[in-house]
RNA sequence: AGAAACGAUCAGGGGAGCCGAAAGGCUGAGAAAGGCAUAUAAUGCUUUGACCCUUAUUACCUGAUCCGGAUCAUACCGGCGUAGGGAGAUUGUGCAGAUUCAAU
Numbered sequence: 001a002g003a004a005a006c007g008a009u010c011a012g013g014g015g016a017g018c019c020g021a022a023a024g025g026c027u028g029a030g031a032a033a034g035g036c037a038u039a040u041a042a043u044g045c046u047u048u049g050a051c052c053c054u055u056a057u058u059a060c061c062u063g064a065u066c067c068g069g070a071u072c073a074u075a076c077c078g079g080c081g082u083a084g085g086g087a088g089a090u091u092g093u094g095c096a097g098a099u100u101c102a103a104u
Stems, first nucleotide, its partner, number of pairs: 001099001005093006011054004017026003032048007060085003066079004
């Protein structure tokens, strides 16, 4: 001089799929509840809550109407993939300090 790791505060970033008439089932941390518009089948927008993530080979998005496999079906599993993007500051413990440097 000073790390990993763990925590706090404030702030920020996310997605909500598949099968089913329904009940319910599948994966997942999470597949929730409400409002509005178009229109009545759904789609889009939006609010709240829960959950995940915040510098990054673990949030999530793109490529992607992608490729292989499985499935009633799906972004279900694997590949792509250390790919390209992607939201952080302060502070506490660590510290009677891992580690490094200098002098004697």
TPP riboswitch aptamer (THI element) from Eubacterium oxidoreducens, 104 nucleotides, folded computationally. The organism belongs to Eubacterium, within Bacteria. Rfam family: TPP riboswitch aptamer (THI element). The literature on the family includes a 2002 paper in J Biol Chem by Rodionov et al., "Comparative genomics of thiamin biosynthesis in procaryotes. New genes and regulatory mechanisms". Gene Ontology term of the family: thiamine pyrophosphate binding.